[in-house]
The RNA shown here (small-subunit ribosomal RNA) has 1435 nucleotides and comes from an uncultured prokaryote. It matches the Rfam family "Bacterial small subunit ribosomal RNA". Gene Ontology terms of the family: ribosome and structural constituent of ribosome.
RNA sequence: CAGAUUGAACGCUGGCGGCAGGCCUAACACAUGCAAGUCGAGCGUGAAAGCCUUCGGGGGAGUAGAGCGGCGGACGGGGGAGUAACGCGUGGGAAUCUGCCCACUAGUGGGGGAUAACCCGAGGAAACUCGGACUAAUACCGCAUGUGCCCUACGGGGGAAAGGGGGCCUUCGGCCUCGUGCUAUUAGAUGAGCCCGCGUAAGAUUAGCUUGUUGGUGGGGUAACGGCCUACCAAGACUACGAUGGUUAGCUGGUCUGAGAGGAUGAUCAGCCACACUGGAACUGAGACACGGUCCAGACUCCUACGGGAGGCAGCAGUGGGGAAUAUUGGACAAUGGGCGCAAGCCUGAUCCAGCAAUGCCGCGUGUGUGAAGAAGGCCUGAGGGUUGUAAAGCACUUUCAGUAGGGAAGAAAGGUCAAGUGUUAAUAGCGCUAGGCUGUGACGUUACCUACAGAAGAAGGACCGGCUAACUCCGUGCCAGCAGCCGCGGUAAUACGGAGGGUCCGAGCGUUAAUCGGAAUUACUGGGCGUAAAGCGCACGUCGGCGGUUUUGUAAGUCGAAUGUGAAAGCCCUGGGCUUAACCUGGGAACUGCAUCCGAAACUGGGCAGCAAGAGUAUGGUAGAGGGAAGUGGAAUUCCAGGUGUAGCGGUGAAAUGCGUAGAUAUCUGGAGGAACACCAAUGGCGAAGGCAACUUCCUGGACCAAUACUGACGCUGAGGUGCGAAAGCGUGGGGAGCAAACAGGAUUAGAUACCCUGGUAGUCCACGCCGUAAACGAUGUCAACUAGCCGUUGGAGUCCUUAGAGGCUUUAGUGGCGAAGCUAACGCGAUAAGUUGACCGCCUGGGGAGUACGGCCGCAAGGUUAAAACUCAAAGGAAUUGACGGGGGCCCGCACAAGCGGUGGAGCAUGUGGUUUAAUUCGAUGCAACGCGAAGAACCUUACCUGCCCUUGACACUCAGAACUUGUCAGAGAUGACUCGGUGCCUUCAGGAACUGAGAGACAGGUGCUACAUGGCUGUCGUCAGCUCGUGUCGUGAGAUGUUGAGUUAAGUCCCGCAACGAGCGCAACCCUUAUCCUUAGUUACCAGCGAGUUAAGUGGGAACUCUAACGAGACUGCCCGGGUUAACCGGGAGGAAGGCGGGGAUGACGUCAAGUCAUCAUGGCCCUUAUGGGCAGGGCUACACACGUGCUACAAUGGUCGGUACAGAGGGUUGCCAAGCCGCGAGGUGGAGCUAAUCCCAGAAAGCCGAUCUUAGUCCGGAUUGCAGUCUGCAACUCGACUGCAUGAAGUCGGAAUCGCUAGUAAUCGCGAAUCAGAACGUCGCGGUGAAUACGUUCCCGGGCAUUGCACACACCGCCCGUCACACCAUGGGAGUGGGUUGCAAAAGAAGUAGAUAGCUUAACCUUUGGGAGGGCGUUUACCACGGUGUG
Repeated sequence: CAGAUUGAACGCUGGCGGCAGGCCUAACACAUGCAAGUCGAGCGUGAAAGCCUUCGGGGGAGUAGAGCGGCGGACGGGGGAGUAACGCGUGGGAAUCUGCCCACUAGUGGGGGAUAACCCGAGGAAACUCGGACUAAUACCGCAUGUGCCCUACGGGGGAAAGGGGGCCUUCGGCCUCGUGCUAUUAGAUGAGCCCGCGUAAGAUUAGCUUGUUGGUGGGGUAACGGCCUACCAAGACUACGAUGGUUAGCUGGUCUGAGAGGAUGAUCAGCCACACUGGAACUGAGACACGGUCCAGACUCCUACGGGAGGCAGCAGUGGGGAAUAUUGGACAAUGGGCGCAAGCCUGAUCCAGCAAUGCCGCGUGUGUGAAGAAGGCCUGAGGGUUGUAAAGCACUUUCAGUAGGGAAGAAAGGUCAAGUGUUAAUAGCGCUAGGCUGUGACGUUACCUACAGAAGAAGGACCGGCUAACUCCGUGCCAGCAGCCGCGGUAAUACGGAGGGUCCGAGCGUUAAUCGGAAUUACUGGGCGUAAAGCGCACGUCGGCGGUUUUGUAAGUCGAAUGUGAAAGCCCUGGGCUUAACCUGGGAACUGCAUCCGAAACUGGGCAGCAAGAGUAUGGUAGAGGGAAGUGGAAUUCCAGGUGUAGCGGUGAAAUGCGUAGAUAUCUGGAGGAACACCAAUGGCGAAGGCAACUUCCUGGACCAAUACUGACGCUGAGGUGCGAAAGCGUGGGGAGCAAACAGGAUUAGAUACCCUGGUAGUCCACGCCGUAAACGAUGUCAACUAGCCGUUGGAGUCCUUAGAGGCUUUAGUGGCGAAGCUAACGCGAUAAGUUGACCGCCUGGGGAGUACGGCCGCAAGGUUAAAACUCAAAGGAAUUGACGGGGGCCCGCACAAGCGGUGGAGCAUGUGGUUUAAUUCGAUGCAACGCGAAGAACCUUACCUGCCCUUGACACUCAGAACUUGUCAGAGAUGACUCGGUGCCUUCAGGAACUGAGAGACAGGUGCUACAUGGCUGUCGUCAGCUCGUGUCGUGAGAUGUUGAGUUAAGUCCCGCAACGAGCGCAACCCUUAUCCUUAGUUACCAGCGAGUUAAGUGGGAACUCUAACGAGACUGCCCGGGUUAACCGGGAGGAAGGCGGGGAUGACGUCAAGUCAUCAUGGCCCUUAUGGGCAGGGCUACACACGUGCUACAAUGGUCGGUACAGAGGGUUGCCAAGCCGCGAGGUGGAGCUAAUCCCAGAAAGCCGAUCUUAGUCCGGAUUGCAGUCUGCAACUCGACUGCAUGAAGUCGGAAUCGCUAGUAAUCGCGAAUCAGAACGUCGCGGUGAAUACGUUCCCGGGCAUUGCACACACCGCCCGUCACACCAUGGGAGUGGGUUGCAAAAGAAGUAGAUAGCUUAACCUUUGGGAGGGCGUUUACCACGGUGUG
């Protein structure tokens, strides 16, 4: 990350319908309207307008309205602030109330006094208020009765009521009747209050809390129990099973997810709770401490005449605000339900509907069939084609939905009225119930649904296409712009950015963001871990707690089974039904895993009784031990002191110095002092819980082990907190102090050296007492118990066998070690001393950093310890093992790698290349080894790519067609070129045509030494001619990989041999190839000439085929032979023979790969770029510059030499546009000359060093030759920039070269000359050739490079790696901080509105009593108690 989900939001898009949901934020503030009234069948009253009128009035109308009274405003509706609580959930309980409703019983008698409305008056702006007078009731108050009811001391006492409506007869008083009210009691139903068990967030960096607190008694209070309240008494109550305090949160049925267990959540619907501007309070009432009631306080808003008043949308709409974000100031009471009413009915923003928005779920449509010329267009292309694509067009059909028109259900039951039956009744009134007829009630609504009409007509988008993940190409861009969920993509060929074509997935939606669960066994109950990855407390004792041997018996708390009650409805699941289907609605069932009660079972666990002896322990006898504490004693050594001997050093180090010493050290001898530690024994030995413990003796003391018997009788294990012990260092007090030795000082080292090394040296180390409480306190492994192959050591015991003894064997037990099986483990490894298999208990872990840090608490004298976060930040950190590379790791081996030698470079002059600089240009490339006498085997023009200037534009070249090509002269020009002019009609041919040249031609194109070697091919360098690099099968390993290829030997070699879980094979090595060294055979011209003839002695000749040589084929060398060594091997050493001996010398030959090594400028080539120019032509210039630096060379510095004279010997090459002889000329370069040669024939061509002789005699020279002047030669169209050479003259630096550095191991180095390629000319370079011809190698320690195995690793771009800290600046987060502001809260005292309760000697008072005086009772006021706001002090 892929899945599911959402009250969502945002982006793009948008046809219809059904169903559902729609302020998650500010319990923020609210304009306006509506949301709770109703009853005249409780009561007294009582208008006005319209209308009529005879003007009196009638009528409206006893209507509206207000008032008294009754019932309802405690329901319904809202939002979730508070609440961690008996608030909620679930199951129980007893000490209660309950209006309306249902049922039973009894009653409903007789009186009284007021009061609102209304009227009059008064105050006020208003709200409203006050006074006087009148009146009614189902309003209020007594009396009577009171079955029942309540209280009681059992004698007694207390306590009700209301009427109204209809009818009948009316004498107007009443009577009867019906139903409806009212009163009392009981019972039910419903609703409510109270109590209890269990469950219900996280944190201990909140550990103690509480005074009405806990209990009792008396009293009070309540509907009711109760410290609910009060007085007194007692001192209790809660808490580690988490009290108290702080934070967060309405709870549940359910919802989402998940296989489940769980996790998250508590919108809509339903149950409960709490709230109603904030705080407090009571009244009324059946019910409230009351959303649309009252009082008070506060904040806010509004009105005001400033005196005072009014208000509370978290009801429905709506407004502002907040916000990413959430709707109409709609219709109707038709239905369902509620309030009131006898009823009609009225009220009802509950509710039913409609409106808005794709917010979600579900359904439908946007056409169907046919149609290949596979159209056009687009895109791609390998240019053929492919794809879009039957897709479109065309043809033939259909008409759902939307549109227009018409029709048209159901939701309606009631109610009213007419009338029948029946009950009640005297009654055909009335009322109730039940058939029937008639009438008649719809907001939605232009409803659902049906029919007709027209026409494919009106209706498709979004995201994605590198992997995860289904789907690929082109263009643009060029680490830019951008993408990104993770990995990551983009630096010129991007399937990853942007666009396009195509494709994929969904589809009226699609994506993004946010959030939850899942995947995540990544908190692990199901279902994880702790040797090394994070993780075992340093160790023990022990409290709570957890767990616990064996037997019998009984119990029934846990456990198991049955039954009953409950587990609301809705939802989920199953199964029917209704909307055309589905979503949705609805009937039934199941389920709700739970709780309670009761009955039963008794195996296991628990609790009870009684036993047992195997766990644990005690006793007896022994054993070993550096176990602990105290006291004493001993010798060796260091140091110091005293004395003797003795003299110049000692000491120390890599080397030194500081230091000590002639004032006598070190050394040595004697004596003494003092402190600390205990050599040998000594050991993967012993003891202890761990830390730890080591001379010897004595005393005190803990534990372990062995053997046998006796005893106790589960007494046990573990162990949160707690307690004790606990190395070193450190701290406090007092001692002690020999040696050692932080700090410190000095000397060295070093760039520095606050270090390592040295000389000194203080705390400390030691002792006593007291703290500290930590270590890699480690086996990095908690304690206890049981089980599970073996083998070999060692320590302590016991038994037994053998033995003269010592020793030894076997068995067993307790420790302590090494291997190892099964098993475990990621691997390493562990493996009876487990990291195996199990059980019990404790501790601990949950990515890295921040950080074992901050803050707070506790401990400490301090140092510090312990407990222990977060912000922020990263995409890793880590373990084990693998392969490489690397190591100032170790081992083995090799190489001119070092060493041993010889000669150079680096210094000089010059040549040449490069850098740099300069310039119009100094064209470009090569840059450590592996660029730099390199590309370049050769820049005066050309080359040439560069610069300046002048020209050309289908072009110098390629294609087609045509034609001869070509050329003379003059003029202009620097030339290219241009103008005029003279001459001219080819070559080959297979007769098709072809080659060269010229001219013309339209558009395609030509052309480019322009860019990219990091797009490439090819070629090359390098490691390295190093000995390596791999594969198949098998085996081992979870795997990467290993094995083979390692090991013992050996080799130049992975060469060979032996061994071996390997057996084979390939590319490399070697060999095969060339050359060279010896010989044979064949062949002798141009090579050769021994012998023979002629000739001169030279060249040569006749001739010869012997030799040299040439060039072809062969032979030869293989450790084949001998001796020794070696594993009877490979092979090595020596020897013989041989031209050559162990690869004979040299060459060619370069494994897998590395360096993005070099080359786009040899060539080829993708892409990009230029196209009157970055192409083409020409002239001149440049590549040749020159303060400088470097590389490679040449010549020297001289006597092993220079110069002069004489004289000797090569090889390999080249030659017709050529090499050029003899001769002649010139001092010479050279000229002239022309013989010979297409070459073993002729020429280049005298080889030089060497040898013989002469001279120079150590000097800037008879060395050296640079530089410069003059005069020449040659090549060439042309030597100015810018050639080589010659002659004469000139005669610089240089006297052997600093640091450093190069080559070479034998025909090699060194030295000497010769030739060739390129080339008109131009080598000190390059490539070849021969001549002369050494020295040295002990050896592998070191430097460099390489090979093999091994080891370590934090490296893998591979040590040129990785990586740490300080400092400077900016920013982010956090801690501290003089303080400051706000919120919440504790304590203390004070304060006290409204209200309730108590008191009351003030004021006042209709009902009752009265002896008429008054009393009882009430009200107002005052006061006491409780108490909200606000204020003070201190936390």